[in-house]
Context: one part of a larger RNA
RNA sequence: GUCAUCGACUUGGUCUAUCUAGCAAGCUUAAGCCGUUAGGUGUAGGCGCAGCGAAAGCGAGUCUUAAUAGGGCGCAUGAGUUAGGUGGAUCAGACCCGAAACCGAGUGAUCUAGGCAUGGCCAGGUUGAAGGUGCAGUAACAUGCACUGGAGGACCGAACCCACAUCUGUUGAAAAAGAUCGGGAUGAGCUGUGCCUAGGGGUGAAAGGCCAAUCAAACUCGGAGAUAGCUGGUUCUCUGCGAAAUCUAUUUAGGUAGAGCGUCGAUCGAAUACUCUUGGGGGUAGAGCACUGACUGGGCUAGGGGUCCUCACCGGAUUACCAAACCUUAUCAAACUCCGAAUACCAAGAAGUACUAAUCGGCAGACACACGGCGGGUGCUAACGUCCGUCGUGGAGAGGGAAACAACCCUGACCACCAAUUAAGGUCCCCAAAUAAUGGCUAAGUGUGAAAGGAUGUGGGAUUGCUUUGACAAUGAGGAGGUUGGCUUAGAAGCAGCCAUCCUUUAAAGAAAGCGUAACAGCUCACUCAUCAAGCGAUCCUGCGCCGAAAAUGUAACGGGGCUAAAGCCAUUUACCGAAAUUGUGGGCUCGUAAGAGCGGUAGCGGAGCGUUCCGUAAGCCUGCGAAGGUGCACUGCGAGGUGUGCUGGAGGUAUCGGAAGUGAGAAUGUUGAC
Numbered sequence: 001g002u003c004a005u006c007g008a009c010u011u012g013g014u015c016u017a018u019c020u021a022g023c024a025a026g027c028u029u030a031a032g033c034c035g036u037u038a039g040g041u042g043u044a045g046g047c048g049c050a051g052c053g054a055a056a057g058c059g060a061g062u063c064u065u066a067a068u069a070g071g072g073c074g075c076a077u078g079a080g081u082u083a084g085g086u087g088g089a090u091c092a093g094a095c096c097c098g099a100a101a102c103c104g105a106g107u108g109a110u111c112u113a114g115g116c117a118u119g120g121c122c123a124g125g126u127u128g129a130a131g132g133u134g135c136a137g138u139a140a141c142a143u144g145c146a147c148u149g150g151a152g153g154a155c156c157g158a159a160c161c162c163a164c165a166u167c168u169g170u171u172g173a174a175a176a177a178g179a180u181c182g183g184g185a186u187g188a189g190c191u192g193u194g195c196c197u198a199g200g201g202g203u204g205a206a207a208g209g210c211c212a213a214u215c216a217a218a219c220u221c222g223g224a225g226a227u228a229g230c231u232g233g234u235u236c237u238c239u240g241c242g243a244a245a246u247c248u249a250u251u252u253a254g255g256u257a258g259a260g261c262g263u264c265g266a267u268c269g270a271a272u273a274c275u276c277u278u279g280g281g282g283g284u285a286g287a288g289c290a291c292u293g294a295c296u297g298g299g300c301u302a303g304g305g306g307u308c309c310u311c312a313c314c315g316g317a318u319u320a321c322c323a324a325a326c327c328u329u330a331u332c333a334a335a336c337u338c339c340g341a342a343u344a345c346c347a348a349g350a351a352g353u354a355c356u357a358a359u360c361g362g363c364a365g366a367c368a369c370a371c372g373g374c375g376g377g378u379g380c381u382a383a384c385g386u387c388c389g390u391c392g393u394g395g396a397g398a399g400g401g402a403a404a405c406a407a408c409c410c411u412g413a414c415c416a417c418c419a420a421u422u423a424a425g426g427u428c429c430c431c432a433a434a435u436a437a438u439g440g441c442u443a444a445g446u447g448u449g450a451a452a453g454g455a456u457g458u459g460g461g462a463u464u465g466c467u468u469u470g471a472c473a474a475u476g477a478g479g480a481g482g483u484u485g486g487c488u489u490a491g492a493a494g495c496a497g498c499c500a501u502c503c504u505u506u507a508a509a510g511a512a513a514g515c516g517u518a519a520c521a522g523c524u525c526a527c528u529c530a531u532c533a534a535g536c537g538a539u540c541c542u543g544c545g546c547c548g549a550a551a552a553u554g555u556a557a558c559g560g561g562g563c564u565a566a567a568g569c570c571a572u573u574u575a576c577c578g579a580a581a582u583u584g585u586g587g588g589c590u591c592g593u594a595a596g597a598g599c600g601g602u603a604g605c606g607g608a609g610c611g612u613u614c615c616g617u618a619a620g621c622c623u624g625c626g627a628a629g630g631u632g633c634a635c636u637g638c639g640a641g642g643u644g645u646g647c648u649g650g651a652g653g654u655a656u657c658g659g660a661a662g663u664g665a666g667a668a669u670g671u672u673g674a675c
Stems, first nucleotide, its partner, number of pairs: 001675004006670001011092013026047003032041003051058002061073004095233002098230001102223006113197009122187001124156003127152001131148006160184003165180004199215001201211003236609006246259005261365001262363006271356001272354003275350006286339001287337002292333003297328003301323001303322002305319005369394010399410003414587004419583003425577003428561003434574001436573006447563001453547002457544010474531005480504003485499003510525001513524003588599004610664001612661005620654003629648008
C1' cells in the first nucleotide's frame, strides 16, 4: 500500500414542542399487595378547573394608595390530562478517538551517582629531592667536591582506564560502534564481591547530570471513560426550500448568548416588493467666498523699523524696509457655506406582476469571509495591503469566452437527443465560422508591455509670410571708402574692455554676427547682382508610428504557426460560427380544478423511501426435483435496490403486515488479520 473484519448521536431520569391514541372539567396512579405469566388491585400524591399580592390575606377580583382616583396583573373570551413516537434542552462519560498533566498506593541503586566493608591490579625505561658517608674547608659553623640514597597527584610508554580530531557507519555488524590519531597510566588511580541512600525524594569535583535504552520530577497499577471553547473522523437512497461570515455583549476576539439572515408548523389574509404619479424633509457631489480660517500680486494708508534735521524733551523731513484695516486681482477647505443637485429615504394614490409581508411557536446553521465596480479613511491617490459604505460574483454555481485563470464578460445545469436560434467572444491554419464588402491609416512585425523627455517619420485640418517685378536651395561674383572711429592699452586695426554707432561711393556692404592674429593679416556671415525656374518657409491642432527600452534554465512581453493595400488599426455594412441560455421532440417529479408555473446548491431545516439482524404473523409458505452463501447473465425501479435464471454450494430460508434495534463504511498518522 491493497483486500477482508471491527469502528462513532446511545441508554435512563426530568422539562418542553409537535404527532398519534384513550378519557375529558376532568385526567392519572406511585410505592405496596395479589397473580407462574398476562394482568388485577392500590386514590396517598400530581397536573388542570382563579387570580392578585413580598406576605398576612382577600377573591372575579386583587395589589399599590389617604382614596370608592388613576394605574399594574387578572376575569369577561373554559381544555386539559395520561401513555407512546419524534425534534430539542438538561443531569449523567452522553457522538467516537486523542493529551501534556494532577493525586494515591506500591516496585526499583543487577545500569548509573555517591558512600561503607573486604579483596585484586599497574611490562619496561628515565629523572635523581631530603638524608647519609668520605675528602676539602672554617676558630667553630657555613660552604664545596665525589660517592651513596631513592622522593614525586615527576617524565616516556604497554596492560588497564578514558574519549580530543577525522573518516566510515546512519532501513548500521552495533538503539552510540569500527578504523587511524589522541589523554591518564603510584594516583583525587583502576577494578571484583557484598552492603547503604528512593521520587518533590536520592546522589551529584554541578552537565539539570544520573537514579535499569525513560528524568526540569522514574516506573507499575488505581482515581479514570480526568479535562480538551482544540485537531481528526462520523457509514444507505430520492426529494422541497435554502443561509451566514453582520450588530450588541463577553477575562471576549479561532468560543458563546440575544438580534439580523434559513427552514417547518399555526394564525392572519395583500397589510409586502417592483414601476408610475403626487407631496415631503435634507446639506452630500458640485459650486462659491456672504461667515470662519488659509492664501497671490497691486493700490491706498494707520502702526513699527532705518536715515537725516533739531537733539534736553517735544517735534519735523525722508525711505528699493515690514505692514493691520480698506479697495482691487487670483485661489483653497473633512471638522467653512450666500447656494445646491442626481440618487437614496418617508408618506399617499394607481395598474399589472410575484403565494410577498406580518405575528406566534419548534429546529437550526452562522458571527475567520474573498475579489471586482463605485464613494471614502489609512498607506506612498504602494500592495492579491488595511478599515467602512453600496452593488455584483465567488462562497454554495456547473456551461461558453478571457491560451491556462474561485472572484472579470456572457449565462443560472430536472433527464435524454448525431435537431434549431442566439449571448459574450469570434470567422487564414492549429480550431466551428468571411483569406467578406466599402473608405481610410500604419512600415514600426507597431499590432504582440511602459514614463518624463526627444526628433525635417508620415496622414488630416487651421492661420500666416515670401514668390514669374523670379521665392527657397545651390553655384559664380561682390561684400568698399573716411578709418587703425574715439578712449583705454605694451599693442587694441570690425571682433579684450568703455563710449559713440555717423557720413560717403554704391546693385549691395554692420564703425560688424562668427572663426582667427601678440597686434595686423587671413576665412566666412548679414546685404547685393547674375545663372536657374515653381513653389518655398513659420506657427498651432490632430490620427497612426520612431527613440527613450538592461536579467538571470530556453525563443519566452501575439496561446503557436504565421500575417504587411493584413490574418494590424479606425469607421460603416452584410453573412456565418458559437453555451447546459432560448426553442423543438420525448420523459420524470412538485404545486395547481385547469390553464400553467417551478425543479444549481454548501451549512442547515422539512418530506418520502430502500436494505440488514432479531420477534410476532408462522405447528403457515418455500426447500435434497437443491435453502442460505458464492459467482455470471437477463429483466426491472429516478435511486437505495428488487425479480428471474445458469454454474457452484449442500440444509436451511421466510412472503405480507407490524414491532424492536449492537441497522448501512472510504477516509479517523483508525483496529485486527492476510499478502